[in-house]
Overview:
Predicted 3D model of an 80-nucleotide RNA (c-di-GMP-I riboswitch aptamer) from a Pseudomonadota bacterium. The sequence was found by an Rfam model in a public genome assembly.

């Protein structure tokens, strides 16, 4: 340095749901709570789900989702 994630071993994250607060919504933030997670660290680039507006339709244009699936990066332990 690469792969791999079984025994461990130190930890780490937080779903729903509940209270505030912020957003037209989609959801976002803190707290508490834990469904689970070997990158359930980061990132909106690519599909891919939502959500607003516009469009008879077809479609565009702006926005969210990283805990939807690839790409990119960066990392603890073990093994090989």
């Nucleotide at each position: 340095a690469u792969u791999u994630g079984a025994c461990a071993a130190a930890g780490g994250c937080a779903a729903a749901c509940c209270u505030u607060c912020c957003g037209u919504g989609a959801g976002g933030a803190a707290g508490g709570g834990a469904c689970g997670c070997a990158a359930a660290g980061c990132c909106a680039c690519c599909g891919g789900u939502c959500u607003g507006c516009u469009u008879u339709c077809c479609u565009g244009c702006a926005g969210a989702c990283a805990g939807c699936g690839g790409a990119g990066u960066u990392a603890c332990c073990a093994a090989a």